[in-house]
Molecule: small-subunit ribosomal RNA
Organism: uncultured bacterium
RNA sequence: GAUGAACGCUAGCUACAGGCUUAACACAUGCAAGUCGAGGGGUAACAUCGGCGGAGCUUGCUCAGCCAGAUGACGACCGGCGCACGGGUGAGUAACGCGUAUCCAACCUGCCCAUUGGUCAGGGAUAACCUUCCGAAAGGGAGCCUAAUACCUGAUGUUGUGAGAAGAAGGCCUCUGAUUUUCACGAAAGGCUUCGGUCGCCGAUGGAUGGGGAUGCGUACGAUUAGGCAGCAGGCGGGGUAACGGCCCACCUGGCCAACGAUCGUUAGGGGUUCUGAGAGGAAGGUCCCCCACACUGGUACUGAGACACGGACCAGACUCCUACGGGAGGCAGCAGUGAGGAAUAUUGGUCAAUGGGCGGAAGCCUGAACCAGCCAAGUAGCGUGCAGGAUGACUGCCCUAUGGGUUGUAAACUGCUUUUAUGCGGGGAUAAAGUGAGCCACGCGUGGCUUAUUGCAGGUACCGCAUGAAUAAGGACCGGCUAAUUCCGUGCCAGCAGCCGCGGUAAUACGGAAGGUCCGGGCGUUAUCCGGAUUUAUUGGGUUUAAAGGGAGCGUAGGCGGGCUGUUAAGCGUGUCGUGAAAAGCAUCGGCUCAACCGGUGUCGUGCGGCGCGGACUGGCGGUCUUGAGUGGGUAGAAAGCCGGCGGAAUUCGUGGUGUAGCGGUGAAAUGCUUAGAUAUCACGAAGAACUCCGAUUGCGAAGGCAGCUGGCUGUAUCCUUACUGACGCUAAAGCUCGAAAGCGCGGGUAUCGAACAGGAUUAGAUACCCUGGGUAGUCCGCGCGGUAAACGAUGGAUGCUCGUUGUGCGGCCAUUCUGGUUGCGCGUCAAGCGAAAGCGUUAAGCAUCCCACCUGGGGAGUACGCCGGCAACGGUGAAACUCAAAGGAAUUGACGGGGGCCCGCACAAGCGGAGGAACAUGUGGUUUAAUUCGAUGAUACGCGAGGAACCUUACCCGGGCUUGAACUGCAGAGGAAAGAUCCAGAGAUGGUGAUGCCCUUCGGGGCCUCUGCGGAGGUGCUGCAUGGUUGUCGUCAGCUCGUGCCGUGAGGUGUCGGCUUAAGUGCCAUAACGAGCGCAACCCUUCUCCGAAGUUGCCAUCAGGUUAUGCUGGGGACUCUUCGGACACUGCCACCGCAAGGUGUGAGGAAGGUGGGGAUGACGUCAAAUCAGCACGGCCCUUACGUCCGGGGCUACACACGUGUUACAAUGGCGCGUACAGAGCGCAGGCAGCCGGCGACGGCUGUCCAAUCCUCAAAACGCGUCUCAGUUCGGAUUGGGGUCUGCAACCCGACCCCAUGAAGCUGGAUUCGCUAGUAAUCGCGCAUCAGCCAUGGCGCGGUGAAUACGUUCCCGGGCCUUGUACACACCGCCCGUCAAGCCAUGAAAGCCGGGGGUGCCUGAAGUCCGUGACCGCGAGGGUCGGCCUAGGGCAAAACUGGUGAUUGGGGCUAAGUCGUAACAAGGUAGCCGUACUGGAAGG
Repeated sequence: GAUGAACGCUAGCUACAGGCUUAACACAUGCAAGUCGAGGGGUAACAUCGGCGGAGCUUGCUCAGCCAGAUGACGACCGGCGCACGGGUGAGUAACGCGUAUCCAACCUGCCCAUUGGUCAGGGAUAACCUUCCGAAAGGGAGCCUAAUACCUGAUGUUGUGAGAAGAAGGCCUCUGAUUUUCACGAAAGGCUUCGGUCGCCGAUGGAUGGGGAUGCGUACGAUUAGGCAGCAGGCGGGGUAACGGCCCACCUGGCCAACGAUCGUUAGGGGUUCUGAGAGGAAGGUCCCCCACACUGGUACUGAGACACGGACCAGACUCCUACGGGAGGCAGCAGUGAGGAAUAUUGGUCAAUGGGCGGAAGCCUGAACCAGCCAAGUAGCGUGCAGGAUGACUGCCCUAUGGGUUGUAAACUGCUUUUAUGCGGGGAUAAAGUGAGCCACGCGUGGCUUAUUGCAGGUACCGCAUGAAUAAGGACCGGCUAAUUCCGUGCCAGCAGCCGCGGUAAUACGGAAGGUCCGGGCGUUAUCCGGAUUUAUUGGGUUUAAAGGGAGCGUAGGCGGGCUGUUAAGCGUGUCGUGAAAAGCAUCGGCUCAACCGGUGUCGUGCGGCGCGGACUGGCGGUCUUGAGUGGGUAGAAAGCCGGCGGAAUUCGUGGUGUAGCGGUGAAAUGCUUAGAUAUCACGAAGAACUCCGAUUGCGAAGGCAGCUGGCUGUAUCCUUACUGACGCUAAAGCUCGAAAGCGCGGGUAUCGAACAGGAUUAGAUACCCUGGGUAGUCCGCGCGGUAAACGAUGGAUGCUCGUUGUGCGGCCAUUCUGGUUGCGCGUCAAGCGAAAGCGUUAAGCAUCCCACCUGGGGAGUACGCCGGCAACGGUGAAACUCAAAGGAAUUGACGGGGGCCCGCACAAGCGGAGGAACAUGUGGUUUAAUUCGAUGAUACGCGAGGAACCUUACCCGGGCUUGAACUGCAGAGGAAAGAUCCAGAGAUGGUGAUGCCCUUCGGGGCCUCUGCGGAGGUGCUGCAUGGUUGUCGUCAGCUCGUGCCGUGAGGUGUCGGCUUAAGUGCCAUAACGAGCGCAACCCUUCUCCGAAGUUGCCAUCAGGUUAUGCUGGGGACUCUUCGGACACUGCCACCGCAAGGUGUGAGGAAGGUGGGGAUGACGUCAAAUCAGCACGGCCCUUACGUCCGGGGCUACACACGUGUUACAAUGGCGCGUACAGAGCGCAGGCAGCCGGCGACGGCUGUCCAAUCCUCAAAACGCGUCUCAGUUCGGAUUGGGGUCUGCAACCCGACCCCAUGAAGCUGGAUUCGCUAGUAAUCGCGCAUCAGCCAUGGCGCGGUGAAUACGUUCCCGGGCCUUGUACACACCGCCCGUCAAGCCAUGAAAGCCGGGGGUGCCUGAAGUCCGUGACCGCGAGGGUCGGCCUAGGGCAAAACUGGUGAUUGGGGCUAAGUCGUAACAAGGUAGCCGUACUGGAAGG
């Protein structure tokens, strides 16, 4: 886009077209084929005339009856014509059925036309009617009478038919046969009449029309249908027919069809045309036209011009109906209509007015053909539902919102206009006056003209006019992308949507609703089907290395294709012309309905088929010729080509003997195994079988598989040289034939080695495996057969020609031997063009062409099932479908990953030092417990973390008691009052009560402040870190991450950023289709180390002076230290060596410092939906006398246990006691302290000092001396008892500290594991934050003392770069295979069971044609009877084909979270895969 559609929602009108696609299922009722009296006998009904008698009476009218075919007519009957048309349907049919073309000398044709001739003489019946009989009926029988255009006989008879004879002509024969002639056969019907005629009838010829037959070509699918056929093929002769013919029959022959698809099966009416498409095609065949077939199913003939007959006959069958049970009737696939079926398809309408048909001389009659109307949006076309103005863009409503507004929306209201349609009224005769009747006229019949009369179903319709009044008339689908059109609410992987992709798990433009919008509009969507897009079956117009696809290979039949020159032919081909290609349809144009759809006219088209000419290039046919394709002969050399023999040595195993002694062997390590009965090892001899080391290669040969010791014979072949011979002999290759690795099979032999299965030993969670065995069968080997598959691979069919190179190379031949010589064949590389999706191919094409074969058409199911063929079997060949998925796949790209590779780095390992893991305690976590043990953090990157201070508070948790505008903040309104509040009372407290005391400002309106009431806000540590901001952790202070332009690539993308060297570094240098740039690195910042300058208090004190028991204590000073500020210094700058350079190296120089001097701050693009809604902020959701808030108490401190982080130890490098010395950085007034006094002490009291370079202020390890002497101790200090101190409202749960006493575990810590590379580790103390106090052994800082080690990068971990493989991309914590278990689905097999169509054989056999037939009937023609052949149907039987079903059974597919393993993808942890054999729960081995 389309439809004979259906369904959903909706629906105003008109015109035109359409309307059982299913049950060719069954049908009630009515109608659909009659007509002719001018063929006939007649007269049932009607009417008229006439007659008869009767009634009413108005005395000439009406009514009823009877008679009478006289008339108009006419039921039934005889006869003629029609009924074979028209109308319906598509069951059957794969066919000369249809289409197209041709043919019939092999035919018929009623009615019609033309020509010609004829129509004579007779005859006997029969129906109706009447009488009668049978029957329920349908119907039938008998008898009498009678007519014809019914029937019969005779005559005549042509150009008819048959037979015979002669015979022109066709070139001749066979044969055909004009024409002539003889014999035989063979016709008729009358009616009407105005007597003019007219309608008929018979014979013949011709035409027209309609039919019959034959042939070429075309016209579905299946080969999992390959052979079929018995009147089957042909002939002779007959029968039959309108005619040909095995159409039928007798005889003879054995043919005929088929891979160019016979036969069989399935499906189907065919065409004109219709839909689609650019076309070629594809699909369809409804309406209309042509043809065919059919008429309940099957068969049969009759009549007839025509039928084997839809509304005829006979028979059989099924079904329905009637019945008196004896017997009968019927056939809507005609028009309506009914039931049924179905998703689904209409009125039991009107008229013969027109068109057409039948009959008739005509009028006319009949006509469900036809024309009209009715129903149905079921299609196409047309019209309308109003038009114009109208903004403060009104109000309200719905919706959205940032609350400002927006939108619905010129929409409405309102004003003006119009009147198609609608309603009402009126007018209106187009289609039709054609025809017919009557009359008149013209001419020769008959036709034409005129006048008159008459004929309309639709229908008082179309159309026209007037009136009324916007009045009567809009919906459907959609809005994630494709695809035009978006927001809110509800829902929460639910409900649902969905054409594909896919939406929905709390912010859904995708579900449902709403608002708005988009598209189409009397329709809009959905479903179904067809074409298109789809070059996705490819003729136009595809492919086959890797995506699906080259047969394993060769030979070769049919077929297809085929070299140069020339002649001829004209089949193909081209061109011209003729015929045909129906109409309708299509297209163009003109015209008619108001337009259009629709209809009419004209033109064109119909690409086809056929006839007749012309042409002769090309293809083909026929002929001639040629040598280059192909082949043959001659010559030379070479080769792992094949087959059959002979021979050889080494090795292996075995046997015998010798030497010799304790192990051998095997592995990752072992064990099984062998061995003191002497193995292994070694020597000698012997036996057997198999395979041929080196040469050996990118080698050679072969069609492929494949082929390797040496040698002989036989066989095959490429190449080279020669150009002697043949003269296109060629290429390809379905079917066919042959060959065909390994494994396998059969028979026989052989058996040394190796070695499926099997056995044992290991490994392992298991190990039906990998590994081992001096275990081992088949097999491996040979002969003869079978089998016929492989990843049978170059994943690349064969042949021929053409198309740049190589100063690359291997093997072979020939010519020249000056050469990098020339030429030719085969093989391996690298490349131009070109091709290709790319990878790549590239004269050995995957390039450009030609020819032939084979094969492909999404993945799975499946190379499976069934069938067939082959095979001894294993199995091979051929080879589907249901069902299921939206992918499967190729090449390349970027990542990620690898039990891949290379390079490099890091306290990563190693080398060291000290720890953890064992103990006790502290602390955090898990778990458990609990009323609550609040919450969060959970590998690295949670766990002394949020918390840098949980007794109350904190506090978020639990219990209990209170409050509800609320504990805090705020707006408005009203009322009241200062607010506040000592004291006392109740209470656990919050709270409640009591209540001494108690206002300010003012412009006099009121305001400030507080309380109460009410309305708005509040409040929430409630949820969501997977809605977020911000902040943070980690990879990682790792060296990376990108961009612009250019270039390369179809593209993803690459290049740059790679390579070499170098660096801590993508740091730099060199190279370079790249050149530059950005974020990172580095540097800039802080600190520390050295120096210089300036300044100099609270710091310092060299010099001067004073003073003290002593002290920079004082005056003073700026030298020094120090502090603050400002500068300098370090850059591989210099030297040597190495290097192109960058740079590196050096116990170099210089320097305080040397190669980044040390430390800090600084964290690229990004990753982990990493962490945090409980720090804060914030969207959404939730609570609102509570999930808010206040208070008391409790809990966060629990304790069988497990883990992390720490502290203290286990002691002598130590403990204890005494003595003595040296820091830095900080803090301090609700504070830090000094001095004195008291206390053993924590601490208390008094006085004083410091708002700080001023006071606090003092280190400890170390060092010296002493003691302890290796022990659970003078180690260790847990725990517990007692007594105290301090903070605080309060130390019970639950604080720290002090003193006395007690004195636990623990004697250096398993597997494993952590930190650290220098002022570092280790060790020692000091300070600070938080803080009333403190559970701090934590965190953050400070200084003191102060090491060891690094060979090195194999390994572990993490990271960077390059490369490789990949079936991964949620990215290896990936992917993924098979069994088993469960559910569902389709399917194969199956004992059987039930059908279906077709065929065969036998039996039976209706009707009927035909054949035969003495008695019967008939004047006759003929009929009847009986018999026979054939046959529908029926019965029986055995097979084949096909479908359904079937206990059970086989595999297959699908299904968020089942079981077992881990086969594959990385070297997938045993490389994988192919064929085959064996074997195992399973992948598999």